This is a predicted structure of a 74-nucleotide RNA (transfer RNA) from a sheep gut metagenome. It matches the Rfam family "tRNA". Gene Ontology term of the family: triplet codon-amino acid adaptor activity. By type it is a transfer RNA. The coordinates come from a structure-prediction model, not an experiment, and the mean pLDDT is 80.
[in-house]
RNA sequence: GCGCCCGUAGCUUAACCGAAUAAAGCAUUGGUCUCCGAAGCCAAAGAGUGUGGGUUUGAAUCCCAUCGGGCGUA
Numbered sequence: 001g002c003g004c005c006c007g008u009a010g011c012u013u014a015a016c017c018g019a020a021u022a023a024a025g026c027a028u029u030g031g032u033c034u035c036c037g038a039a040g041c042c043a044a045a046g047a048g049u050g051u052g053g054g055u056u057u058g059a060a061u062c063c064c065a066u067c068g069g070g071c072g073u074a
Stems, first nucleotide, its partner, number of pairs: 001073007010026004019057001028044005050066005
């Protein structure tokens, strides 16, 4: 240089063949329980999807460019 894959919440992952409030676990906060904690149970907050643009009535998802990471290849 060329090819392929990945980037979504603090962390790890979902989201099918484009649609409805982007879902879950851990962590965090509050409550419950307890003599106090832990565990369990209940509840809450937290991301518009690496960035920019395009297509579309509608994009995490399709297209282009670009940034970062990984793998392969000469």